[in-house]
RNA sequence: UGCAAGCAUGUGGGAGAACUGGUUUUCAAGAACCGGUGCCGAAGGAGCAACCGCCCCGGAAACUCUCAGGCCCAAUGGACCGCAGGCUUACC
Repeated sequence: UGCAAGCAUGUGGGAGAACUGGUUUUCAAGAACCGGUGCCGAAGGAGCAACCGCCCCGGAAACUCUCAGGCCCAAUGGACCGCAGGCUUACC
């Protein structure tokens, strides 16, 4: 100096899924809390596995489960993708 990989940060995009009873507040709507039944998968977690490896063993998904989380809108969160510069490693 350029390329590749990883990490965090900033920024843009970013889905799914409901009702009901009670209590508090409110003129009411609405909101919060507790309970009942149900639902969602894309924080996290767990499981199986194609596959991979240094092959004893280990790493492994957007698949599966739903412990956690979430379920009018909004807010928050959000796997993943794009952009920006930064750090680390490897290579030249």
Record summary
This is a predicted structure of a 92-nucleotide RNA (Glycine riboswitch aptamer) from Phaeobacter marinintestinus. Rfam family: Glycine riboswitch aptamer. Rfam links the family to the GO term glycine biosynthetic process. The source organism's lineage runs through Bacteria, Pseudomonadati, Pseudomonadota, Roseobacteraceae and Falsiphaeobacter.